[in-house]
Molecule: Bacterial RNase P class A
Organism: Pseudomonadota bacterium
RNA sequence: GCGGAUGGCUGGAUGGUCGCGGGGGGUGCGAGCCCGUCGAGGAAAGUCCGGACUCCAUGGAGCAACGGUGCCGGGUAACGCCCGGCCGGGGAAACCCGAGGGACAGCGCCACAGAGAACAGACCGCCUCGGUUUGACUGAGGUAAGGGUGAAACGGUGAGGUAAGAGCUCACCGCGGACCGGGCAACCGGGACGGCAGGGCAAGCCCCACCGGGAGCAAUGCCGAAUAGGGAUCCCACCAUGGGCGGCUCUGGCCUUGGGAUCCGGGUUGGCAGCUAGAGUUUGUCGGCAACGGCAAACCCAGAGGAAUGGUCAUCCAAGGGGCAUCGUGCCCCGGGACAGAAUCCGGCUUACAGGCCGUCCGCGCGU
Numbered sequence: 001g002c003g004g005a006u007g008g009c010u011g012g013a014u015g016g017u018c019g020c021g022g023g024g025g026g027u028g029c030g031a032g033c034c035c036g037u038c039g040a041g042g043a044a045a046g047u048c049c050g051g052a053c054u055c056c057a058u059g060g061a062g063c064a065a066c067g068g069u070g071c072c073g074g075g076u077a078a079c080g081c082c083c084g085g086c087c088g089g090g091g092a093a094a095c096c097c098g099a100g101g102g103a104c105a106g107c108g109c110c111a112c113a114g115a116g117a118a119c120a121g122a123c124c125g126c127c128u129c130g131g132u133u134u135g136a137c138u139g140a141g142g143u144a145a146g147g148g149u150g151a152a153a154c155g156g157u158g159a160g161g162u163a164a165g166a167g168c169u170c171a172c173c174g175c176g177g178a179c180c181g182g183g184c185a186a187c188c189g190g191g192a193c194g195g196c197a198g199g200g201c202a203a204g205c206c207c208c209a210c211c212g213g214g215a216g217c218a219a220u221g222c223c224g225a226a227u228a229g230g231g232a233u234c235c236c237a238c239c240a241u242g243g244g245c246g247g248c249u250c251u252g253g254c255c256u257u258g259g260g261a262u263c264c265g266g267g268u269u270g271g272c273a274g275c276u277a278g279a280g281u282u283u284g285u286c287g288g289c290a291a292c293g294g295c296a297a298a299c300c301c302a303g304a305g306g307a308a309u310g311g312u313c314a315u316c317c318a319a320g321g322g323g324c325a326u327c328g329u330g331c332c333c334c335g336g337g338a339c340a341g342a343a344u345c346c347g348g349c350u351u352a353c354a355g356g357c358c359g360u361c362c363g364c365g366c367g368u
Base pairs, nucleotide, nucleotide: 001364002363003362004361005360006359007358008357009356010355012316013315014314015313016312017311018310020039021038022037024035025034026033027032041339045350046349048348049347050346051345052344053216054215055214056213066212067211068210069209070208071085072084073083074082075081086100087098088097089096090095101207102206106205107204108201109200110199123147124146125143126142127141128140129139130138131137132136155173156172157171158170159169160168174196175194176193179190180189181188182187220273221272222271223270230264231263232262233261234260235259236258242256243255244254245253280299281298282297283296284295285294286293287292317337320334321333322332323331324330325329
């Protein structure tokens, strides 16, 4: 210098001015006015996990059902999150990816192709014997080395052996149950033994271990009008008026009824609380490989609620375009800043994100 891997940070700055929301102070009887202070994010998003908090349910424990998690160790309030490791896969490497318990508890499935897909199997081959017989064809038997099918063919490679073959025998590799050594563990290493049993799938049912009561701040609590409606008591009126019951009218019948006062309970709009000082933030130090934890100091950092956090001007900073001068480069003009946006709070995950900055590591080339 080029190519790659990975971990972080930032994501406009300063000032003026006009506004908006929340506390505070001053003034005013009050309405209000004045001063001062604070006012979005790394994801505030998706609402996917885990909690705090609140209400409901619940005597305790266990079992069953249902749902979830699933290598090992650690971290944490907790987690399906994070850190460190192990194993498997990819890469030359840095590094990346993995729903990664159990297939001798039982059941089930394995498409197509293929002779045969789990109590294996014989299409082409190979070999032996027989028949016909020029070649060759055919019958019986042996075999599973080679070919062929498939995601997968009942250990692999080589040698011996054999009529041809075959763990039939041997070496190495794989596998198995013990043993020894290392490690907290997952797991790793080793030398013997065993001729090889037990194909795969549990993101099929299932088995094992562990975890889980339900709903959510529109939770929940308090205050509580006007109007309408419910109830109680009392007063007035009293069978009249009115209303309802056949599709309509009349007559008759039946049912119901009116006005006022006081109080009670429910409850809509509304108001207040919950509501923002917390598993808090920053810095330092100590322990730890790390996630994280201990200690000390400093700080207060939105709390609205149909919902404020905005507009504009100037200067500067990157990115883009143009012009002039020019060896590098300088000057001027235009233009313009990603994704997005609190709504009870916190820890995660996931998703979106223009541009800029800083590390660490790997490979190749060149120079010293």